[in-house]
Context: one part of a larger RNA
RNA sequence: GGCACAUGGUGGAUGCCUUGGCAUCAAGAGCCGAUGAAGGACGUGCGAGCCUGCGUUAAGCCCUGGGGAGUUGGCAACGGAGCGUUGAUCCGGGGGUGUCCGAAUGGGGGAACCCAGCACGAGUCAUGUCGUGUUACCGCAUCCUGAAUGUAUAGGGAUGUUGGAGGGAACGCCGGGAAGUGAAACAUCUCAGUACCGGUAGGAAGAGAAAACAAUAGUGAUUCCGUGAGUAGUGGCGAGCGAAAGCGGAUCAGGCUAAACCAGUUACGUGUGAUACCCGGCAGGGGUUGCGUGGUUGGGGUUGUGGGAGCCUUCUCCUGGGUCUGCCGGCCUGGGGCACAGUAAGAAAUCCGUGUUGAAUGCGAAGUCGUUGGGAAGCGGCGCCGUAGAGGGUGAGAGUCCCGUAGUGGUAAGACACGGACUGUGGAGGUGCAUCCCAAGUAACACGCUACUCCUGGAAUGGCGUGUGAAUCUGGCAGGACCACCUGUUAAGCCUAAAUACUUCUUGAUGACCGAUAGCGGACAAGUACCGUGAGGGAAAGGUGAAAAGUACCCCUGGCGGGGAGUGAAAUAGUACCUGAAACCGUGUGCCU
Numbered sequence: 001g002g003c004a005c006a007u008g009g010u011g012g013a014u015g016c017c018u019u020g021g022c023a024u025c026a027a028g029a030g031c032c033g034a035u036g037a038a039g040g041a042c043g044u045g046c047g048a049g050c051c052u053g054c055g056u057u058a059a060g061c062c063c064u065g066g067g068g069a070g071u072u073g074g075c076a077a078c079g080g081a082g083c084g085u086u087g088a089u090c091c092g093g094g095g096g097u098g099u100c101c102g103a104a105u106g107g108g109g110g111a112a113c114c115c116a117g118c119a120c121g122a123g124u125c126a127u128g129u130c131g132u133g134u135u136a137c138c139g140c141a142u143c144c145u146g147a148a149u150g151u152a153u154a155g156g157g158a159u160g161u162u163g164g165a166g167g168g169a170a171c172g173c174c175g176g177g178a179a180g181u182g183a184a185a186c187a188u189c190u191c192a193g194u195a196c197c198g199g200u201a202g203g204a205a206g207a208g209a210a211a212a213c214a215a216u217a218g219u220g221a222u223u224c225c226g227u228g229a230g231u232a233g234u235g236g237c238g239a240g241c242g243a244a245a246g247c248g249g250a251u252c253a254g255g256c257u258a259a260a261c262c263a264g265u266u267a268c269g270u271g272u273g274a275u276a277c278c279c280g281g282c283a284g285g286g287g288u289u290g291c292g293u294g295g296u297u298g299g300g301g302u303u304g305u306g307g308g309a310g311c312c313u314u315c316u317c318c319u320g321g322g323u324c325u326g327c328c329g330g331c332c333u334g335g336g337g338c339a340c341a342g343u344a345a346g347a348a349a350u351c352c353g354u355g356u357u358g359a360a361u362g363c364g365a366a367g368u369c370g371u372u373g374g375g376a377a378g379c380g381g382c383g384c385c386g387u388a389g390a391g392g393g394u395g396a397g398a399g400u401c402c403c404g405u406a407g408u409g410g411u412a413a414g415a416c417a418c419g420g421a422c423u424g425u426g427g428a429g430g431u432g433c434a435u436c437c438c439a440a441g442u443a444a445c446a447c448g449c450u451a452c453u454c455c456u457g458g459a460a461u462g463g464c465g466u467g468u469g470a471a472u473c474u475g476g477c478a479g480g481a482c483c484a485c486c487u488g489u490u491a492a493g494c495c496u497a498a499a500u501a502c503u504u505c506u507u508g509a510u511g512a513c514c515g516a517u518a519g520c521g522g523a524c525a526a527g528u529a530c531c532g533u534g535a536g537g538g539a540a541a542g543g544u545g546a547a548a549a550g551u552a553c554c555c556c557u558g559g560c561g562g563g564g565a566g567u568g569a570a571a572u573a574g575u576a577c578c579u580g581a582a583a584c585c586g587u588g589u590g591c592c593u
């Protein structure tokens, strides 16, 4: 030095464990903010720090409901001082306080800082000083002022102002809008109207009550799912892209205006001296009240077997008033009854009653003996409960030890349903006339783009830009150029629940999901330490034991560390702590050299 066996050190794999994650489902909730948010800085405890809570009333203050014996949050003990059956700590609901920064908003600023004005108050002989409140901008309303420029307007100012601003994971809508890639290169094309950027909203959004589909038969707003179907189509007819009707389901809901016409009011134009007009007839009376056009308010009206207005006509509970005066008729209008409807669309609030739900939370069955063991829940004997044998804990596998579980109570605010109060609305038809209305710089057309399965094609349909520019029901649009016939429908105004999408958040449940190099980056003081000027990047690190019972005392030692003794079932479980592999380093013995 090598080999073998034995025994150690080092190291932290493996096994076992889980406080933490991941995914999915169900239910809830779906916004917060100038009454100052989200997010922070700095403070705050009897005793240093970090986390949590809180804000100079600072691990807390007040009221109220629950609860029932301990308690002064966690790491985390120890000492000290307290509180509590006159009900503390703790859990829910409501309120108060809430420094400074932050949209940050009195002005400034290198966030958490600096400096003010005004009003009131405190203090001082007085000034300095201190406290409370208030002072940003935009929009809106009212008022004052006020250019070029005469009236005006723009602009400026004052007062008022539960309006806006900023934040938020995904989902929605709108406006902009790539490239890597694929086409085995690449340019049309594709990726893709995707990523990304901007705007903006809601708990959902958007869409939505046919100028729709269809095809000689019919359907009857929209949305979503399955199918139709990788079909019809489109396409350097390449790569690829890719419907719809129909059928089967989910959910179901329909409404309001514009116009014609009537009335009031207002502006402008125009007319006349009684002939216009004041509802009609007769008689009396009035004196610009008339007519036309435009604006505005109320009524009226809302449809495609076309609808409405106007004129004509039929039927309809009671009662009051008006229409220059009287009578008759007509018209308008108020109240009651009756009918219908209602806070989701369209006008809009509030209250009462009943029921359900609903925070903290209450009750909640049934076992002992022996045995092994450090320890019984294991094993054995004999019982018991079960609307509870889900799960977790307890010194090893516990229905019956503890917490729970099944089941069953309980209530504030609130929510929901129903009823009532309350509020709102109310004539219904018919026939004919063909007088009026039925959404205009619109439809359509031309040119240029674009969305649709549709890449300009024979290219309809929808949208945008520029130009030209209709008709009113004997009208207009569509049915894939266009024309005829036929069929469907009624554009150029608006609103609309549900079925659908999503999950920052709350609660519950589940897993052929992970088990510390895994699972979130993060089971630990983690978005921490650390790195970077910055945007940003971003770790490592879990396990004594059932219980600290964490080794009194003695010995070696400067200490670390160790040897006895003691605890414990175990100390080769001693806080460098479960198990303790390998590489690597020793010690002992044997053999070989």
Base pairs, nucleotide, nucleotide: 001592002591003590004589005588006587007586008585009584015578016543017542020514021513022511023510024509025508026507027506028505029503030502031167032166039101040100041099042055043054044053046079047078049075050074051073061095062094063093064092065091066090070083071082072081106115107114108113116135117134118133119132120131121130122129137164138163139161140160141159142158143157144156145155171202172200173199174198175197176196182189186236212219213218223250224249225248226247227246233241234240254495255494256493257439261299262298263297264296265295266294267293268292269291270290274288276289277286278285279329280328281327282326283325284324304473306438307437308436309435310433311432312430313429314428315427317336318335319334320333321332322331323330338426339425340424341423342422350421351420352419353418354417355416356415357414361409362408363407367382368381369380370379371378383400384399385389391403392402393401444468445467446466447465448464449463450462451461454480475490476489477488478487479486530537531536550577553564554563555562556561